The prediction has a mean pLDDT of 76. The RNA shown here (Bacterial RNase P class A) has 357 nucleotides and comes from a Flammeovirgaceae bacterium. The organism belongs to Flammeovirgaceae, within Bacteria. The model forms 98% of the base pairs in the Rfam consensus.
[in-house]
C1' cells in the first nucleotide's frame, strides 16, 4: 500500500421570504417548539385500561449449556462444549436415548428380540471363526505387537468406555491418579419424560356528559325447612373444558326480528425519561450529583421559493472551471428489543499479504 474481520457516527447546513400546527402572552401582537435510525414489519416483552369476584385442576402453547443484568423478554453481557476457517473470527432447534413408544426406505446375509454372502482353518453329508472383503448414514470400541489350527480383548501397551476420588472455578467445565476387559447403534425440528412460564381482548381498548329508544315473538314463575337466610333447580358471566365463585328468579332475567339516536370532553404525553460527571464492574448495568422539558394532530399540521455551502460523479495537466447528482424513507397510547432497507462520508482495534528504511 494492498486485502479481510469486528465495532462504532453522521446521514445534510446557512440566509431570507411567505405559508401551517401546537402551547404562552397581549388584546396590537410577539415569542418558542414542530417527523426517524430505522418513525417500517406487527415478531417478542411489558406499561396501561376493562372483563361485577377468585381461584383449582386438565388441555394447549412456548422456552431449554452456565453465570450476571433487566420490569420483563425467545433480548443484552461475559464465559463453556462441539463444527467451520491459515487467521483475526463465525455458527449451534445446546435439558434427557437404561422411564416408555416409534422409526431406520433402497442395498446388504443380517439393522437391536440384529451376524454368516464371499472368505480363512480344520476337516469331509459338517464344525470352528468374525481378523480381511462387500453393501450402508450407521454393522457387536480404536492402533499395534503377541499368540492361535485360522482367528477374536485371548494377552500386553497407548488411546476410548464405565465407576471411584484429587484440584482449580460462583458454575457450565477443565486437568490430574487408581481400578476394571468394558459397551447394546442412530434419531426426540418423531410421539414422550424433566424443569420453568403462560387469563382473555386490545387505545376505534377505556371513561364521563348529551339525545334517542317504539313495537313483536319465544323461553324461565320453582321445591325443602318455622323464617331472614341457606340448600337444590334455571338462566347469564368468569380463557378451551370441568369444578368453583358471583348476580337473578318476574314491573326480573336471557334470546330472536325490527325502529330510532350517535354530539362533545377525556384517554394522549413528565417519562422504568433524556444528557453530563463521579463511584462499583472485564462488560451488560447499577447507584450518587447537577442539569434539561424536546410534536400531540384527527382526514390528519411539522412546508414552498431564491441564494449559497459540504459530499460524491464526469471532462480537464490542475488548486481551478463546467455540468450532473445527493439514499432508504413520514409520528398517531407509550417503552424495551428483533428483522429487514438504505446514496455517500468518518472512527477505532485486529488477521494476511508487499514495498521501503
Nucleotide at each position: 500500500g494492498a486485502u479481510g474481520u469486528a465495532a462504532g457516527u453522521c446521514g445534510u447546513c446557512u440566509u431570507a421570504u411567505c405559508g401551517c400546527u401546537u402551547c404562552a402572552u397581549a388584546u396590537u401582537u410577539u415569542g418558542a417548539a414542530g417527523a426517524g435510525g430505522a418513525a417500517a414489519g406487527u415478531c417478542c416483552g411489558g406499561a396501561c385500561a376493562a372483563u361485577a369476584c377468585a381461584g383449582a385442576g386438565c388441555a394447549u402453547u412456548a422456552u431449554a449449556c452456565u453465570u450476571c443484568u433487566u420490569a420483563a423478554c425467545u433480548g443484552g453481557a461475559a464465559g463453556g462444549u462441539c463444527u467451520c476457517u491459515u487467521u483475526a473470527g463465525a455458527g449451534a432447534a445446546c435439558a434427557g436415548a437404561u422411564a416408555g413408544u416409534g422409526c431406520a426406505a433402497c442395498a446388504g446375509a443380517a439393522a437391536a428380540u440384529a451376524a454368516a454372502c464371499c472368505g480363512c482353518c480344520a476337516a469331509u453329508u459338517u464344525g470352528g471363526u468374525a481378523a480381511g472383503g462387500g453393501u450402508g448414514a450407521a454393522a457387536a470400541g480404536g492402533u499395534a505387537a503377541g499368540g492361535u489350527a485360522a482367528g477374536a480383548g485371548c494377552u500386553u501397551a497407548c488411546c476410548g468406555g464405565u465407576c471411584a476420588g484429587g484440584u482449580a472455578g460462583u458454575g457450565a467445565u477443565a486437568u490430574c491418579u487408581g481400578a476394571u476387559g468394558c459397551u447394546u447403534u442412530g434419531u426426540a425440528a418423531a410421539c414422550c419424560u424433566u424443569a420453568u412460564a403462560a387469563a382473555u381482548u386490545g387505545a376505534a381498548a377505556g371513561a364521563u356528559c348529551a339525545a334517542g329508544c317504539a313495537a313483536u315473538u319465544c323461553g324461565a314463575a320453582u321445591g325443602u325447612u318455622a323464617a331472614u337466610a341457606a340448600c337444590a333447580u334455571a338462566u347469564a358471566g368468569u380463557u378451551g373444558c370441568u369444578c368453583g365463585c358471583u348476580a337473578u328468579a318476574a314491573a326480573u332475567c336471557g334470546a330472536a326480528u325490527g325502529g330510532g339516536u350517535a354530539g362533545a370532553u377525556u384517554g394522549a404525553u413528565a417519562g422504568a425519561a433524556c444528557u453530563u460527571a463521579g463511584u462499583a464492574g472485564u462488560a451488560a448495568u447499577a447507584u450518587u450529583a447537577a442539569g434539561u422539558c424536546u410534536a400531540g394532530a384527527u382526514a390528519a399540521a411539522u412546508g414552498a421559493u431564491a441564494a449559497g455551502a459540504a459530499u460524491c460523479u464526469g471532462a480537464u495537466a490542475a488548486u481551478a472551471u463546467c455540468a450532473g447528482a445527493u439514499a432508504c424513507a413520514g409520528a398517531a397510547u407509550c417503552c424495551g428489543g428483533c428483522u429487514u432497507a438504505u446514496a455517500g462520508a468518518c472512527u477505532u482495534a485486529c488477521u494476511u499479504u508487499u514495498u521501503u528504511u